[in-house]
This is a predicted structure of a 97-nucleotide RNA (c-di-GMP-I riboswitch aptamer) from a soil metagenome. The prediction has a mean pLDDT of 84. RNAcentral holds the sequence, with entries from MGnify.
C1' cells in the first nucleotide's frame, strides 16, 4: 500500500464442549481485516465477579466467654478474560504508483 499476484485470517448467529461468568476451544458461515500473524512478564482503555471484603435483611445468642449461620438483583475488588479497542514491539508474502 495498488480496482495487481500467489494466497492468508476469519465477525455475527447456530451446534459441541470448558468455565461462575467474561470469554475461550472445535466444527459450520464471512462482517471484515495489508499485518485481524506473535506479543496482556511493555502501556493505555474495556469486559467479568467464582472468592473475598463491606453494608443491608433475617435466625441464633444475651449469666460469662466466643462474637456466629443464611439471603441478596446491593457496593468494593483480578490473580480471570478482550491484541478484531488503541499505543508500541518483534516477525511475514508481493513490488506499481
Nucleotide at each position: 500500500g495498488a480496482c495487481a499476484a500467489c494466497g492468508g485470517c476469519a465477525a455475527a448467529c447456530c451446534c459441541g464442549g470448558c468455565g461462575a461468568a467474561a470469554g475461550c476451544c472445535g466444527g459450520c458461515g464471512a462482517c471484515g481485516c495489508a499485518a485481524a500473524g506473535c506479543u496482556c512478564u511493555g502501556g493505555a482503555g474495556g469486559c467479568u465477579a467464582c472468592c473475598g471484603c463491606u453494608c443491608a435483611c433475617g435466625c441464633a445468642g444475651g449469666c460469662c466467654a466466643u462474637c456466629g449461620c443464611g439471603u441478596g438483583a446491593a457496593g468494593c475488588c483480578a490473580c480471570g478474560c478482550c491484541a478484531g479497542u488503541c499505543c508500541g514491539g518483534c516477525u511475514a508474502c508481493c513490488g506499481a504508483a